[in-house]
This is a predicted structure of a 97-nucleotide RNA (Glycine riboswitch aptamer) from Azonexus sp. Model confidence (mean pLDDT): 80 of 100. It was read from a public genome assembly, where an Rfam model found it. Of the family's consensus pairs, 82% are formed in the model.

Formats: sequence, structure tokens, C1' cells
RNA sequence: GCCCGUUCCACGGGAGAGUGCGGCCCUUCACGGUCAACCGCCGCCGAAGGCGCAAUUUCACCCGAAAACGCUCAGGCAAAAGGACCGUGGAACUGUC
Repeated sequence: GCCCGUUCCACGGGAGAGUGCGGCCCUUCACGGUCAACCGCCGCCGAAGGCGCAAUUUCACCCGAAAACGCUCAGGCAAAAGGACCGUGGAACUGUC
């Protein structure tokens, strides 16, 4: 010092699963309406986060770490928002060579 690495920022892309039922609420003599939020119930999804383990971890063992796997606590199940991850550009750091 370039590439690579880590973190952050901007832009673009980005899946899955009930626009479920009832209550609350509005209106009416009754019929009816109800996107969202809140409460209850049932059914589902996994790609924020979280938890658990597997391969693996320079001889062995132990501890630990560990995924896009598993669990669904959380979150989500029209749109919006969010979204692991990917691409492009930039900044910082000093990890690696």
C1' cells in the first nucleotide's frame, strides 16, 4: 500500500403464511358496518432478534464456538412497514496477507 476482512451509511433487489372468528367501536326499530389499533380464541409462517444442536473446529479428549438446520419465546400471515441475504457506491477500523 492494493485485494481480502470487520463495522456503518446510501440506493436497488428480497420469500413464506387466515384481508380468520368473536368482542370493543359506529349506526339502526330491526337488518347492517367495521382498514387499523386493543382484548379473547383457533389455524399457520420463518429470512429481524433469540434459543438449541449437527458437520466442523490443524494429535486425542473436555470446554467453548458454530448454519439458510431445528424450536417458534419474540416477530409475522391483503397493502404499507419490517426483512436474513445479494449487488453497486462510499466511509471508518486495523483484523488478515